[in-house]
This is a predicted structure of a 521-nucleotide part of an RNA (small-subunit ribosomal RNA, 5' domain) from an uncultured bacterium. RNAcentral holds the full RNA, with entries from ENA. Its Rfam family is "Bacterial small subunit ribosomal RNA".

Context: one part of a larger RNA
RNA sequence: GGAUGAACGCUGGCGGCGUGCCUAACACAUGCAAGUCGAGCGGGAACUCCUUCAACGAAACUUCGGUCGAGUGAGAGGAUGGAUAGCGGCGGACGGCUGAUUAACGCGUAGGUCAGCUGCCCCACACACAGGGAUAACCUCGGGAAACUGGGAUUAAUGCCUGAUGAUGCCGAGAGAUCACAUGGUCACUCCGCCAAAGAUUUAUCGGCAUGGGAUGCGCCUGCGUCUGAUUAGUUAGUUGGUGAGGUAACGGCCCACCAAGACAGCGAUCAGUAGCCGACCUGAGAGGGUAAUCGGCCACAUUGAAACUGAGACACGGUCCAAACUCCUACGGGAGGCAGCAGUGGGGAAUGUUGCACAGUGGGCGAAACCCUGAUGCAGCAACGCCGCGUGAGCGAUGAAGGUCUUUGGAUUGUAGAGCUAUGUCCUAAGGGAAGAAGAAAGUGACGGUACCCUAGGAGGAAGCCCCGGCUAACUACGUGCCAGCAGCCGCGGUAAUACGUAGGGGGCGAGCGUUAUCC
Numbered sequence: 001g002g003a004u005g006a007a008c009g010c011u012g013g014c015g016g017c018g019u020g021c022c023u024a025a026c027a028c029a030u031g032c033a034a035g036u037c038g039a040g041c042g043g044g045a046a047c048u049c050c051u052u053c054a055a056c057g058a059a060a061c062u063u064c065g066g067u068c069g070a071g072u073g074a075g076a077g078g079a080u081g082g083a084u085a086g087c088g089g090c091g092g093a094c095g096g097c098u099g100a101u102u103a104a105c106g107c108g109u110a111g112g113u114c115a116g117c118u119g120c121c122c123c124a125c126a127c128a129c130a131g132g133g134a135u136a137a138c139c140u141c142g143g144g145a146a147a148c149u150g151g152g153a154u155u156a157a158u159g160c161c162u163g164a165u166g167a168u169g170c171c172g173a174g175a176g177a178u179c180a181c182a183u184g185g186u187c188a189c190u191c192c193g194c195c196a197a198a199g200a201u202u203u204a205u206c207g208g209c210a211u212g213g214g215a216u217g218c219g220c221c222u223g224c225g226u227c228u229g230a231u232u233a234g235u236u237a238g239u240u241g242g243u244g245a246g247g248u249a250a251c252g253g254c255c256c257a258c259c260a261a262g263a264c265a266g267c268g269a270u271c272a273g274u275a276g277c278c279g280a281c282c283u284g285a286g287a288g289g290g291u292a293a294u295c296g297g298c299c300a301c302a303u304u305g306a307a308a309c310u311g312a313g314a315c316a317c318g319g320u321c322c323a324a325a326c327u328c329c330u331a332c333g334g335g336a337g338g339c340a341g342c343a344g345u346g347g348g349g350a351a352u353g354u355u356g357c358a359c360a361g362u363g364g365g366c367g368a369a370a371c372c373c374u375g376a377u378g379c380a381g382c383a384a385c386g387c388c389g390c391g392u393g394a395g396c397g398a399u400g401a402a403g404g405u406c407u408u409u410g411g412a413u414u415g416u417a418g419a420g421c422u423a424u425g426u427c428c429u430a431a432g433g434g435a436a437g438a439a440g441a442a443a444g445u446g447a448c449g450g451u452a453c454c455c456u457a458g459g460a461g462g463a464a465g466c467c468c469c470g471g472c473u474a475a476c477u478a479c480g481u482g483c484c485a486g487c488a489g490c491c492g493c494g495g496u497a498a499u500a501c502g503u504a505g506g507g508g509g510c511g512a513g514c515g516u517u518a519u520c521c
Base pairs, nucleotide, nucleotide: 001521002520003519004518006517007516008515009514010513013390014389015388016387017386018385019383020382021348026346027345028344030343031342032341035090036089037088040087041086048079049078050077051076052075055072056071060067061066098300099299106226107225108224109223110222111221112220113219116218117217121214122213123212124211127208129163130162131161132160139152140151141150142149143148169194170193172191173190174189176187177186178185179184199206200205227273228272229271234264235263236262239261240260241259242258243257244256246254276298277297278296279295280291281290282289283288303324304323305322307320326337327336328335329334354380356379357378358377362376363374364373365372394422395421396420403414404413405412406411427462428458429457430456432454433453437448465510466509467508468507469506470491471490472489476505477504478503479502480501486493487492
């Protein structure tokens, strides 16, 4: 000098774009953050209408006993309608947060998979036949303070099950061609065996199943690279390898039995400390050094520890079970919870924001669609935290006014600075107009926002500070103080004439900032 997710001190007008718990992966009140599909299924509330009808009953008539009867209308039946729960499907494995762990095939890079899987999507090709038994909901009887839960009866499906059909698919056997890099791969043939399905409706479509291919995503393996310490030198028994069996989508000590005694290490094993990695960012002429905020890719984690279930995909942040700590409810028998999602609270800290608006756009989930959901996202709010831009005025104006300061008392300086005159209107205030962002024929649809922007009027009115002035280093005098009070980045100032302390005048630098501190080059 440059830089920062900064903080502190003094000061502070506006706008645009960004950024904002670096500390306690500490604990969390409250609200919201993942639902959707009635065009899968049974059932079906409210409202409205129709029929029937208990009851009440105006007016009229009356022989006062009643008659007739507009109307209101509980209940029952039916139609329309489609609220909510349930079964079922898809999605809750994405998106969002955090960086605790991890020195590792975790990440980066280059490869391998002849050792693999892949829902939704695309392409091709074939198919969807016949049956069955349940179960929630609903009803009913219970238990419990609650959370919830037990028995009985009944019912549906694209839920479950059985059978059929079925190969170019899979398993096994046989024999062949071809390729190759060791196990092998690919292609065609024969035989035996095995495996599927679901319907919906507004009749136009959407779905279902098998197989092959694609795309996408993921798993696994390998070469190289990836911090410090030797005041850590030896480490290792599933350890290293083999055979067999198991397991997995798949290779493999991944697991197990047996056998052998290996494997790693001074080219640093092991141990200890520290740390998420990268694209990048900062600095530097470069080489290099440093950092790992925002944005993007990968990984890991979701109170702590462990486990599996479901599923194409999880060993699953807002799923399940178990254990532990903590918090809460309780009728003491038992239950409930997990903000490292968005806001917000306490605490810690030098220090870091609103319990906002909207799904209008982009994107995501579901759905045929309309829609619905979306604290992703788009916006707004707060903060000079950063970068950039603008303003706080402009021109003329000497009698060089007053005041201040210094003075050799002549004057010098503040200083065209002020006053005064002349115009102007960026920002500002008020009124008026007013977007683009909205897409696929029309129509409709904007949170931001009456915002940006345009026009009119008003009036210089409302908007400058901070640090420094001994040398380094641009900028000097006076007074006060008297090794005191104090300053200080280094050298060093201060003990009676201090350009170094404090104040004033003047000056220098930067400017809505300026200094200080911390850290990096």